The prediction has a mean pLDDT of 85. Predicted 3D model of a 77-nucleotide RNA (c-di-GMP-I-GGC riboswitch aptamer).
[in-house]
């Protein structure tokens, strides 16, 4: 360090279950724990999703890809 370990010390949390909120997609907070080195942020760009007024609108997702930006640890190479 653009790299990532059967290593340290911490973190995060899918599927379901419960509660609340929301038309919906989903959220939030509670158990769960499948899994992650950015599964931290942001929501710029593709995607995907959802709408009651069917649309050049509104709203969702980010644990699909890409990109902004912060970040803990250091085996091997």
């Nucleotide at each position: 360090a653009a790299c990532g370990a059967u290593a340290a010390u911490g973190g995060c949390a899918a599927a379901c279950c419960c509660g609340c909120c929301g038309c919906a997609a989903g959220g939030c907070g509670g158990g769960g724990g499948c899994g992650c080195a950015a599964a931290g942020u942001c929501a710029u760009g593709a995607u995907c999703c959802g709408c009651a007024u069917u649309g050049u609108g509104c709203g969702g997702a980010g644990g699909u890809c890409a990109g902004g930006u912060u970040g803990c640890c250091g085996a091997a190479g």